[in-house]
Source information
Predicted 3D model of a 142-nucleotide RNA (c-di-AMP riboswitch aptamer (ydaO/yuaA leader)) from Desulforamulus aeronauticus. The coordinates come from a structure-prediction model, not an experiment, and the mean pLDDT is 75.
């Protein structure tokens, strides 16, 4: 300088998963904000349906049609509700285009809404390129 490939990051990106404060030589404990979620009354709702078609929660991730399979099933291919990321003002809200997800785990027979209370999480996982687009419109702030 070129290719390929890999390990740490960084600006970012996904998400609720971020900041602080004490002890303490760091580790690590332990509390606080903020975020997020789950359980629980009155009214209201649902009333049939209970081990059976069981039911329920996190979460965008839910339903559909082919196919394969011969033992029935794992998978495979499309599409879909639904979900993200894309203009470097560190922002927010919409159109239109591009491109991409459309999982996975949990309770353990049990929960509808739910004030007060109770309790719980603050993990991960990706990231310099066969990437790197147009407009509106609101805020702040210079």
């Nucleotide at each position: 300088a070129g290719u390929g490939a890999g390990a740490a990051a960084u600006a970012g990106c996904u998400u609720a998963a971020u900041c602080c404060u004490a002890u303490c030589a760091g580790g690590a404990u332990a509390g606080g904000a903020a975020c997020g979620g789950a359980g629980g009354a009155a009214c209201c709702g649902a009333c049939u349906u209970u081990u059976u078609u069981g039911g329920g929660g996190u979460g965008a991730a839910u339903c559909c049609u082919g196919u394969g399979a011969g033992u029935u099933u794992u998978g495979c291919a499309g599409g879909u509700a639904g979900g993200g990321u894309u203009u470097a003002u560190a922002c927010c809200u919409u159109u239109c285009g591009a491109c991409c997800c459309g999982a996975a785990c949990c309770c353990g027979u049990c929960a509808g809404c739910u004030a007060a209370c109770u309790u719980c999480g603050u993990a991960g996982g990706c990231g310099a390129a066969u990437a790197g687009g147009a407009a509106a419109g609101g805020g702040a702030g210079g």
Overview:
Its Rfam family is "c-di-AMP riboswitch aptamer (ydaO/yuaA leader)". Rfam's curators write: This family represents a conserved RNA structure found upstream of the ydaO and yuaA genes in Bacillus subtilis and related genes in other bacteria.